[in-house]
Molecule: transfer RNA
Organism: Dehalococcoidia bacterium
C1' cells in the first nucleotide's frame, strides 16, 4: 500500500425493505421467597448505535472520510 468483514448496555449479541417508544440472554442493584447462601419469581437503573460530516419529512439501518480489531493479497 490493496480488498473484505466487524464496531449496538459492564460481557456476548438481536435489530428485516429507513418510520415514529433501542431489544434479548448473562451480569449488577432492590424487594420477596430462606435461620442463611443458592435457585425462583417480581421490579429497577445502565446507551453519543466507534468519530465526523452528507442524503433524507425521518439513519443503528443509506452514503464518503477517520480511527481500532481481525481476515487475505502484496
Nucleotide at each position: 500500500g490493496g480488498g473484505c468483514g466487524g464496531u449496538u448496555a459492564g460481557c456476548u449479541c438481536a435489530g428485516c425493505u429507513g418510520g415514529c417508544u433501542a431489544g434479548a440472554g448473562c451480569g449488577c442493584a432492590g424487594c420477596g421467597u430462606u435461620g442463611a447462601c443458592a435457585u425462583c419469581g417480581c421490579u429497577g437503573a445502565g446507551g453519543u448505535c466507534a468519530c465526523u460530516g452528507g442524503u433524507u419529512c425521518g439513519a443503528g439501518u443509506c452514503c464518503a472520510g477517520u480511527a481500532c480489531c481481525g481476515c487475505c493479497c502484496a